[in-house]
RNA sequence: GGGGAUGUAACUCAGUGGCAGAGUGAUCGCUUCGCAUGCGAUAAGUCGGGGGUUCAAUUCCCCCCAUCUCCA
Numbered sequence: 001g002g003g004g005a006u007g008u009a010a011c012u013c014a015g016u017g018g019c020a021g022a023g024u025g026a027u028c029g030c031u032u033c034g035c036a037u038g039c040g041a042u043a044a045g046u047c048g049g050g051g052g053u054u055c056a057a058u059u060c061c062c063c064c065c066a067u068c069u070c071c072a
Stems, first nucleotide, its partner, number of pairs: 001071007010024004018055001026042005048064005
C1' cells in the first nucleotide's frame, strides 16, 4: 500500500427497511434473624462518525475512524 471481518446497554451478543432487544450486571421491593438463592419491578442506547438513497435507515450505498486478520 491492497483485500476481508467486526463496531448495538457497564460486559457478552441477537436483530437486518417501519416498536431497539436478550442474558449477565446495576438499583429498588418481596422472601430471610442476616447473607446467598429464588421471584417481581425499574433504570441504563445520538445502534463508531459523516454524507447519500428512501415517505421512513441499526439495516442499503459511499467516505472516514478504531480493532482483528490475510497478502505484499
Molecule: transfer RNA
Organism: Nitzschia inconspicua